[in-house]
Predicted 3D model of a 349-nucleotide part of an RNA (small-subunit ribosomal RNA, central domain) from a metagenome. The prediction has a mean pLDDT of 90. RNAcentral holds the full RNA, with entries from SILVA.
Context: one part of a larger RNA
RNA sequence: CUGGGCGUAAAGCGCGCGUAGGCGGCUCUUCAAGUCGAUUGUGAAAUCCCCGGGCUUAACUUGGGAACUGCAGUCGAGACUGUCUAGCUAGAGUAUGGGAGAGGGAAGUGGAAUUUCAGGUGUAGCGGUGAAAUGCGUAGAUAUCUGAAGGAACAUCAGUGGCGAAAGCGACUUCCUGGACCAAUACUGACGCUCAUGUGCGAAAGCGUGGGGAGCAAACAGGAUUAGAUACCCUGGUAGUCCACGCCAUAAACGAUGAGAACUGGAUGUCGGAGGGGUCUGCCCUUCGGUGUCGUAGCUAACGCGUUAAGUUCUCCGCCUGGGGAGUACGGCCGCAAGGUUGAAACUC
Repeated sequence: CUGGGCGUAAAGCGCGCGUAGGCGGCUCUUCAAGUCGAUUGUGAAAUCCCCGGGCUUAACUUGGGAACUGCAGUCGAGACUGUCUAGCUAGAGUAUGGGAGAGGGAAGUGGAAUUUCAGGUGUAGCGGUGAAAUGCGUAGAUAUCUGAAGGAACAUCAGUGGCGAAAGCGACUUCCUGGACCAAUACUGACGCUCAUGUGCGAAAGCGUGGGGAGCAAACAGGAUUAGAUACCCUGGUAGUCCACGCCAUAAACGAUGAGAACUGGAUGUCGGAGGGGUCUGCCCUUCGGUGUCGUAGCUAACGCGUUAAGUUCUCCGCCUGGGGAGUACGGCCGCAAGGUUGAAACUC
């Protein structure tokens, strides 16, 4: 290289956008690059193959043929790929009209609760646990009422419900803004798919500067438990968690399942539309788009998957090749650092 694979055995980049490249709908025309045919030249000899000859045979050697699957020229073919021309509308997109949504950003507002503070009532406990103790409390706690402050999160609604490319998104109002879906027409006319390099987004933790700090809480301290207890339990408690701006770029970033397209029985929920029907709030039928469950064929080592495929196929990308050593070392690139990314070998089983 050929080949075989990637849900769980090694293997789908965390997710977009997108360059080069690869691949690409229907019809007509042109050219003849790919493709196919014929022919000419060349393709040294030896070797390989076939038919003979010579050593007693064979190996070996020798004569002839074929072959050398290649390259180039010439003449043709015109289906397919490509190129050119002219068109088409089934892919893709645009416009008009609708309804759905925790999609994103900014500003403002609200109530419940925790905590703290001030005041009132009130008195000896409170708190915590398996049981306790540390802790708080006669300098008046806990409880309860009134008021104030401040921060963070938004109960019920809530749903294998919705939206988003993923990460993710949940109080309310306003402003700005992205995408998807449906119906009927009109328009553009292949404008498409994928995507190495690149570029953007990317939970939590962490980092820098400046704010903020109610609750929670790494570290830390104390009390318990225990043989010990650098833990699990308890009382405290600082970073952090929150905001602004800038970094970091990783996760069991999971559906452990790349993207796009086509085809292949059904049943039953649910969400968003549209069209019919009805005994008209409710129900039935059809259809488009999502999201679940169960299952036919088929697939699978099995588990299971099964029109949201892991079935049958096509295009493009990424990745795998025994375990350990090791996602380590070295070097490069990136980062303030932490570290990330790329990524071996010796040795060993």